[in-house]
This is a predicted structure of a 124-nucleotide RNA (c-di-GMP-I-GGC riboswitch aptamer).

RNA sequence: AUCCGAAAAGGCAAACCUCAGGAAAUUGAGGGGCGCAAAGCUACGGGUCUAAAGCUAGAUUGCUACGAUCGCCGGGCGCACCGACAACGAUAUAGCAUAAGUUAUGAUAGCCGAGCUGCCGAAA
Numbered sequence: 001a002u003c004c005g006a007a008a009a010g011g012c013a014a015a016c017c018u019c020a021g022g023a024a025a026u027u028g029a030g031g032g033g034c035g036c037a038a039a040g041c042u043a044c045g046g047g048u049c050u051a052a053a054g055c056u057a058g059a060u061u062g063c064u065a066c067g068a069u070c071g072c073c074g075g076g077c078g079c080a081c082c083g084a085c086a087a088c089g090a091u092a093u094a095g096c097a098u099a100a101g102u103u104a105u106g107a108u109a110g111c112c113g114a115g116c117u118g119c120c121g122a123a124a
């Protein structure tokens, strides 16, 4: 130096509980201890998780807006057509909210790879 394969000392700390941060994933502190020889550090690549903000059509629901068209009303047997049109109903339109979908600028190093660093130390 390689190596983590023996011993000893020491180290870290999953689930869960409490408190705190966060929209969430999750994180910090205390307890706890499943495990860990890099379960030390770094989100660089892949994976996974989350979706606040953003985006979304012909798609959910509600509210609001404005004028338009049609109905309702009158003329007309009726259709076309003409007139009127306050309220109400329908249709399309726009805005806002909502559900759903999508997306990382978020999270994860105890998912994998990569990079950096490193305690003890018999044997080899």
Stems, first nucleotide, its partner, number of pairs: 002124001003121001011036002016031006034110001040116003044113003047108003054102003061097005068091004073083003